[in-house]
Context: one part of a larger RNA
RNA sequence: GGCGCAUGGUGGAUGCCUUGGCAUUGGGAGCCGAUGAAGGACGUGGGAAUCUGCGAUAAGCCUGGUGGAGUUGAUAACCGAGCGUUGAUACCAGGAUCUCCGAAUGGGGAAACCCCGCACGUGUUAUGACGUGUGACCAAUACUUGAAUACAUAGGGUAUUGGGGGAAACGCGGGGAAGUGAAACAUCUCAGUACCCGCAGGAAGAGAAAACAAAAGUGAUUCCGUUAGUAGUGGCGAGCGAACGCGGAAGAGGCUAAACCUGUGGUGUGUGAUACCUGACGGGGGUUGCAUCAUGGGGGUUGUGGGGUUACCACGUACGAUCACCGUUUUGGGUCGUGAAAUGUGUGUGUGUUGAGGCGAAUAGGUUGGGAAACCUGACCGUAGACGGUGAGAGUCCGGUAGCUGGUCUAUGCAUGCAUGUUUUUGUGGUGAUACCCGAGUAUCACGGGGCUCGAGGAAUCCCGUGUGAAUCUGCCAGGACCACCUGGUAAGCCUAAAUACUACCCAAUGACCGAUAGCGGAUUAGUACCGUGAGGGAAUGGUGAAAAGUACCCCGGGAGGGGAGUGAAAUAGUACCUGAAACCAUGUGCUU
Numbered sequence: 001g002g003c004g005c006a007u008g009g010u011g012g013a014u015g016c017c018u019u020g021g022c023a024u025u026g027g028g029a030g031c032c033g034a035u036g037a038a039g040g041a042c043g044u045g046g047g048a049a050u051c052u053g054c055g056a057u058a059a060g061c062c063u064g065g066u067g068g069a070g071u072u073g074a075u076a077a078c079c080g081a082g083c084g085u086u087g088a089u090a091c092c093a094g095g096a097u098c099u100c101c102g103a104a105u106g107g108g109g110a111a112a113c114c115c116c117g118c119a120c121g122u123g124u125u126a127u128g129a130c131g132u133g134u135g136a137c138c139a140a141u142a143c144u145u146g147a148a149u150a151c152a153u154a155g156g157g158u159a160u161u162g163g164g165g166g167a168a169a170c171g172c173g174g175g176g177a178a179g180u181g182a183a184a185c186a187u188c189u190c191a192g193u194a195c196c197c198g199c200a201g202g203a204a205g206a207g208a209a210a211a212c213a214a215a216a217g218u219g220a221u222u223c224c225g226u227u228a229g230u231a232g233u234g235g236c237g238a239g240c241g242a243a244c245g246c247g248g249a250a251g252a253g254g255c256u257a258a259a260c261c262u263g264u265g266g267u268g269u270g271u272g273a274u275a276c277c278u279g280a281c282g283g284g285g286g287u288u289g290c291a292u293c294a295u296g297g298g299g300g301u302u303g304u305g306g307g308g309u310u311a312c313c314a315c316g317u318a319c320g321a322u323c324a325c326c327g328u329u330u331u332g333g334g335u336c337g338u339g340a341a342a343u344g345u346g347u348g349u350g351u352g353u354u355g356a357g358g359c360g361a362a363u364a365g366g367u368u369g370g371g372a373a374a375c376c377u378g379a380c381c382g383u384a385g386a387c388g389g390u391g392a393g394a395g396u397c398c399g400g401u402a403g404c405u406g407g408u409c410u411a412u413g414c415a416u417g418c419a420u421g422u423u424u425u426u427g428u429g430g431u432g433a434u435a436c437c438c439g440a441g442u443a444u445c446a447c448g449g450g451g452c453u454c455g456a457g458g459a460a461u462c463c464c465g466u467g468u469g470a471a472u473c474u475g476c477c478a479g480g481a482c483c484a485c486c487u488g489g490u491a492a493g494c495c496u497a498a499a500u501a502c503u504a505c506c507c508a509a510u511g512a513c514c515g516a517u518a519g520c521g522g523a524u525u526a527g528u529a530c531c532g533u534g535a536g537g538g539a540a541u542g543g544u545g546a547a548a549a550g551u552a553c554c555c556c557g558g559g560a561g562g563g564g565a566g567u568g569a570a571a572u573a574g575u576a577c578c579u580g581a582a583a584c585c586a587u588g589u590g591c592u593u
Stems, first nucleotide, its partner, number of pairs: 001592009015578001016543002020514002022511007029503002031166002039101003042055003046079002049075003061095006070083003106115003116135007137163009170201001171199005181188001185235001211218002222249005232240002253495003256439001260298010276285002279329005303473001305438003308434008318338006341425002344422010354411001357405003363378005379396002381385001387399003445467006454480001475490005530537002550577001553564004
């Protein structure tokens, strides 16, 4: 020196563990904000820092409830000073305070700062100063003022109300790529995707047939399964890709415009008793009529077409009172009161549920051990043998669990009963006639585009732009060019729950999910340290022990550290701490050179 063995060091793999994550299910909630949000800065404790809480009333103040012995949040002890059965700390609900920045809103600004006006108050001899309140912009509404320019309008002012900003996904709308695929690439695809913008809700959007279908029928919309990778479309390439029908979830239908009647107001026009009105007749009235515009009320809402007007008929018309210029007579009508029914909605109240809580069964002895929950023997409970903890595997030790129960003032929403207020309705049907109405710069058409399975194609249907431009039921639209017949529907106004989508947040539960190079980037000061001018990028670090009982005292040493002693079941468990692999480094020894 090499090889082997043994004992150590170093190192932190492995095993075991879990405070943290991941995914899913069910339920809740689905918004916060000028009454100043989300997010921050700076403060705040008797004692430095960070986190948490809170805001100059600052780990807190007040009220009500719960609860019942300790307590002054965490790292995190120690000292000090307190509070508490006259009920503290804690939990729930409501209230008060709530610096400065931030939509930030008196003006400014390099966020958390600077500087003002006005009113009132404090203070000063007075000024400076301080406190409270108020002062941004936009829109709508009302009032007011008011140009060029006479009326007016624009504009200005005041008051009131609202908006502004934030938030994970889901929704609707306006814009809208490219990498890619086509084995290149241009139509095409990716894809109406990503992304940008606007707007909203707890869902949104859609929605009560100018729909489908096909000789038979269905009967608003939405969603799921199927139809079906079918019919189609397509440099007929790559690809894209329905619908009808069938089976389910859910289920709900309503309101207007117009004709006609009528009130009010404007404008035009007409006459002197015409027109018109007074239910009828006779008398009578008389600023009344007619046309048109605006606005309110009634009426009306449909596709075996409906409605209006008019004539007639049928049934019905709750009861009472009252009214109409006068008389008669009958009919129809108006108003008021009471009653009845239906519908929506508000208020009060009761019950249930949710937001603190409370009660809650049942085990003894022995053995081993540091320790019993293990083992042995014998019991018990169970509407509770989920789970977690306790010095090792605990139904009966602790917290809980099943079950039962409380919740006043009150908070919250939902469901439901009762009472009460309010709104609306209280005529409908039939036959005949009439041809008054049935949503206009609309439909159609032409051209240019878009969207539909449909890439211009024979290209309907739907939407947009430019132009043109109808008809009113003997009408109009659709059924894939177009025409006829037939069939279905009734556009150009509006609203509409449920079934559906999503989860930043809360509660409960689950896992052939992870277990510290894993699982969120983050189990630990984490979006921290650090990097970057910036947008942005972005870590590492878990485990003594049952309990600190964390080694008094002695010795060596300047200390670090160690040797005794002591604690502990264990110290080769000693805050470099569970287990403690390998590489690597030593010491001892055997063999060998």